[in-house]
Context: one part of a larger RNA
Molecule: large-subunit ribosomal RNA, domain VI
Organism: metagenome
RNA sequence: CGUUGGAAUCUUGAGGAGGCCUGCCCAUAGUAUGAGAGGACCUGGGUGGACGAACCUCUGGUAUGCCGGUCGUCACGCCAGUGGCGCGGCCGGUUGGCUACGUUCGGAAGGGAUAACCGCUGAAAGCAUCUAAGCGGGAAGCCUUCUCCAAGAUAAGGAUUCCAUGCGGCCCCGAGCCGCUGAAGACCCCAUGCAGAACACGUGGUCGAUAGGCCGGACGUGGAAGCCCCGCGAGGGGUGGAGCCGACCGGUACUAAUGGUCGAGAGG
Repeated sequence: CGUUGGAAUCUUGAGGAGGCCUGCCCAUAGUAUGAGAGGACCUGGGUGGACGAACCUCUGGUAUGCCGGUCGUCACGCCAGUGGCGCGGCCGGUUGGCUACGUUCGGAAGGGAUAACCGCUGAAAGCAUCUAAGCGGGAAGCCUUCUCCAAGAUAAGGAUUCCAUGCGGCCCCGAGCCGCUGAAGACCCCAUGCAGAACACGUGGUCGAUAGGCCGGACGUGGAAGCCCCGCGAGGGGUGGAGCCGACCGGUACUAAUGGUCGAGAGG
């Protein structure tokens, strides 16, 4: 820009993409078969490999503003307590998130038309012949079935709902031009997200829980500081599952979500 008024939501599926793998074991059955040795078709079940998708309950990994321990040094006047630097100084643990080494799931089944091939009926050619007329069976392959994209599929589809079909002026009068109004709705902007390279997408914008803060909870760490007691002391005990606590769950307007723009009037 188009899709023949303007929007929002939900869809149909022309077409396209993906997927399509396979071992072993058991039963049938030591059956059919075979002198024996061996040893099935068919059918059903189980368990793996590789590959793929999703996810984080579990098991692990990660952890640079979580908690603790600890060495050296510097600083806060000193003690105590903290902070900086040293690969996050090093070490032990670890929430959310992200992940695989973890978990769950997938290839199937079914339908249709066929290939090689196997057939029925059957002439030409009194026989024979799956073929010439006609009719069946038959593949991991083909068309479907499964997953995803998809109406720029210009043949531009469908459904539901919302708004509008006003005002003034001009003229070479038309599906005309100019101006006013500014609907439904949309965008910019702002607060942001489990969305994300930018863009897009989702939520919210005071008629508000969108982010931060604060409050409560969870999780983690593992027993804070201060004070008291015991010990000459290193240290130990009590107050006290203490103190601290990133992302998690819930609540609460305290802080920040200011402000603007676009967008119709066509046809019958």